[in-house]
Context: one part of a larger RNA
RNA sequence: ACCUACGAGUUACUUUUGUUGGCCAGGCUAAGGGCUUCAGGCCCGGAGCCGAAGCGAAAGCGAGUCUGAACAGGGCGUCAUAGUCAGCAGGAGUAGACGCGAAACCAAGUGAUCUACCCAUGAGCAGGUUGAAGGUUGGGUAACACCAACUGGAGGACCGCACCGGUAAACGUUGAAAAGUUUUCGGAUGACUUGUGGGUAGGGGUGAAAGGCUAAUCAAACUUGGAGAUAGCUCGUACUCCCCGAAAUGCAUUUAGGUGCAGCCUUCGGGUUCGAGUUGAAGAGGUAGAGCGACUGAUAAGAUGCGAGGGCUUCACCGCCUAUCAAGUCUUGAUAAACUCCGAAUGCUUCAACUCAAGACCGAGGAGUGAGGGCAUGGGUGCUAAGGUCCAUGUCCGAGAGGGAAACAACCCAGACCAUCAGCUAAGGUCCCGAAAUAAUAGCUAAGUUGAAUUAACGAAGUAGAAUUGCAAAGACAGCUAGGAUGUUGGCUUGGAAGCAGCCAUUCAUUUAAAGAGUGCGUAACAGCUCACUAGUCGAGGAAUUCUGCGUGGAUAAUAAUCGGGCAUAAGCUAUUUACCGAAGCUAUGGAAUAUGCAAAUAUUGGUAGGGGAGCAUUCCACGGGUCGCAGAAGGCCUGUUUUGAGACAGACUGGAGACAGUGGAAAAGCAAAUGUAGGU
Numbered sequence: 001a002c003c004u005a006c007g008a009g010u011u012a013c014u015u016u017u018g019u020u021g022g023c024c025a026g027g028c029u030a031a032g033g034g035c036u037u038c039a040g041g042c043c044c045g046g047a048g049c050c051g052a053a054g055c056g057a058a059a060g061c062g063a064g065u066c067u068g069a070a071c072a073g074g075g076c077g078u079c080a081u082a083g084u085c086a087g088c089a090g091g092a093g094u095a096g097a098c099g100c101g102a103a104a105c106c107a108a109g110u111g112a113u114c115u116a117c118c119c120a121u122g123a124g125c126a127g128g129u130u131g132a133a134g135g136u137u138g139g140g141u142a143a144c145a146c147c148a149a150c151u152g153g154a155g156g157a158c159c160g161c162a163c164c165g166g167u168a169a170a171c172g173u174u175g176a177a178a179a180g181u182u183u184u185c186g187g188a189u190g191a192c193u194u195g196u197g198g199g200u201a202g203g204g205g206u207g208a209a210a211g212g213c214u215a216a217u218c219a220a221a222c223u224u225g226g227a228g229a230u231a232g233c234u235c236g237u238a239c240u241c242c243c244c245g246a247a248a249u250g251c252a253u254u255u256a257g258g259u260g261c262a263g264c265c266u267u268c269g270g271g272u273u274c275g276a277g278u279u280g281a282a283g284a285g286g287u288a289g290a291g292c293g294a295c296u297g298a299u300a301a302g303a304u305g306c307g308a309g310g311g312c313u314u315c316a317c318c319g320c321c322u323a324u325c326a327a328g329u330c331u332u333g334a335u336a337a338a339c340u341c342c343g344a345a346u347g348c349u350u351c352a353a354c355u356c357a358a359g360a361c362c363g364a365g366g367a368g369u370g371a372g373g374g375c376a377u378g379g380g381u382g383c384u385a386a387g388g389u390c391c392a393u394g395u396c397c398g399a400g401a402g403g404g405a406a407a408c409a410a411c412c413c414a415g416a417c418c419a420u421c422a423g424c425u426a427a428g429g430u431c432c433c434g435a436a437a438u439a440a441u442a443g444c445u446a447a448g449u450u451g452a453a454u455u456a457a458c459g460a461a462g463u464a465g466a467a468u469u470g471c472a473a474a475g476a477c478a479g480c481u482a483g484g485a486u487g488u489u490g491g492c493u494u495g496g497a498a499g500c501a502g503c504c505a506u507u508c509a510u511u512u513a514a515a516g517a518g519u520g521c522g523u524a525a526c527a528g529c530u531c532a533c534u535a536g537u538c539g540a541g542g543a544a545u546u547c548u549g550c551g552u553g554g555a556u557a558a559u560a561a562u563c564g565g566g567c568a569u570a571a572g573c574u575a576u577u578u579a580c581c582g583a584a585g586c587u588a589u590g591g592a593a594u595a596u597g598c599a600a601a602u603a604u605u606g607g608u609a610g611g612g613g614a615g616c617a618u619u620c621c622a623c624g625g626g627u628c629g630c631a632g633a634a635g636g637c638c639u640g641u642u643u644u645g646a647g648a649c650a651g652a653c654u655g656g657a658g659a660c661a662g663u664g665g666a667a668a669a670g671c672a673a674a675u676g677u678a679g680g681u
Base pairs, nucleotide, nucleotide: 001681002680003679004678005677006676011095012094013093014092015091016090017089018088019087020086021085022084023083026050027049028048032044033043034042035041036040054061055060064076065075066074067073098236099235101233105226106225107224108223109222110221116200117199118198119197120196121195122194123193124192125190127159128158129157130155134151135150136149137148138147139146163187164186165185168183169182170181171180202218204214205213206212239615240614241613242612243611244610249262250261251260252259253258263369264368265366266365267364268363269362270361272360274359275356276355277354278353279352280351281350282349283348289342290340291339296336297335300332301331302330303329304328307325308324309322310321311320312319372397373396374395375394376393377392378391379390380389381388402413403412404411417591418590419589420588422587423586424585428581429580430579431566432565433564437578439577440576441575442574443573444572450568451567458553459552462550463549464548465547466546467545468544469543471541479537480536481535482534483533485510486509487508490504491503492502516531520529521528592605593604594603595602596601616670618667619666620665621664622663623662626660627659628658635654636653638651639650640649641648642647
């Protein structure tokens, strides 16, 4: 892991609601007893309980009573009266109360053959090294001291076996081993090691102290019991079909993953038309917007400047000035969730009409839910961040399958009763993968832009279109040829300033076809080149500005890229048109069920938690003295038929002795899951 067997809402009592039945203003017996064909049945037993009357604290009174002074008022009752007993079903309560599951607590006992410490009595420590005190002899001293040699044999001394330990590494890790092996290492006469016998016991012991050890168990051992402790927690909870079908909200909670009440679901009963939508009418309101010489606040620029500050002046008063502050007024601009002179759309309330539905309401039984989530819109918070968070309105997922979006709970389309090798469509598509247009018309794009999504400020004679204003056959624009002069080097300034460093301005006048007191380069200043402007040549459009479409640069992320891919100049983009494909949508044909209905018929039939209904199967019992069975029961295995399903029936083989239709009753009554239990493989 698989298979088989077992494995979870039970039972008793009390109570409530429904239902079936008996009796009925009554209903029922309990304990106990009698009879009997004795797990049974029949009978007696009215003690007691519930109901038929209530009110009051009570005495008590009574269709009334209590309060009260009350014949008042008020409270609770009476007047429309139905109960009770038993069976069954749904709930609740008390019990272990659907099953399994703690960490723990308490009591009584058992343990020191492991290990900790202690007591008593024994045992063990190869070999080698070092050489303390003391001593002897000699030297030495006044005597000591002191010195040398020898002797001596101390030490939690040294090296190192046994023994005790366990430093480092490798191996081992379903091991050879529930702590080891190998190499290496520490102690090895000591606070050493060890044998035997004995002592200390669970909130206790023992501890050179690590919360260590106390029999592979220790921040409180083990065994049995209280005990089925408790578990607002996790997991599991077993056959079928049919009808309906939620919630993740409000308030409260030592409450926040629990619970109570309400909301939303379901079943039964009841009487009413009370329901939903649209339109019309009548209302309340202060949001969006807007506005603010209409309030309260906030507020930019300018004008004016009450007043204040500073400076000057003065003996003082007066007075003058201001890169300061500033009330008020005026002009212009502009702001607010907690501003409003104003003010919608929606929504809400009431009434009426119309349309559609069987909803709405009341009572009773049963629930589940009370972690929600995405998207769109209006907001708070946050960074106008988040697949963030908190509200509101809607929708979908949740509990919703199908088609599209490559893939993708909630985005788009669309709500699956069953069958069909029939048809039409939605979203989305029609070159190939891939069903259907290599469709049509008119344009755009040249960037593989694009064909998925998403990008900006800013930059550019990209390209297409539109508009406006000048110029142009009396010749425009561009090119080429020629001119571009004179007073004058304008005046000032300056070392110089001559069109061209700078300043000034009646930037003037003359000759002209035209030519600035000069557009740019250039010179120290001149010179020189050029432009404006003009003529000629040429011969038809040309210049500027604004707007729009599609493109272009800007363009940057972490494993290898890509429109889903191939690829495509359309198979890209814009506009228009036709055809086709495309879903469990709609239609067609056949069938089933549910609701309403006499019928005909019509409508409905996605579904988690959950409510309701109808059935199948297993075991046993009664009818039962029935039916089948050695001419072959149950069981096994295979095949066939059949029901919407759980399932049922028939036949062959096997098996070898019991089995069972029908009706009713009773349950140890259905397994895939519980890290389920046991066995097998």
Annotation
RNAcentral holds the full RNA, with entries from ENA. Large-subunit ribosomal RNA, domain II from Coprobacter secundus subsp. similis, 681 nucleotides, folded computationally. The prediction has a mean pLDDT of 83.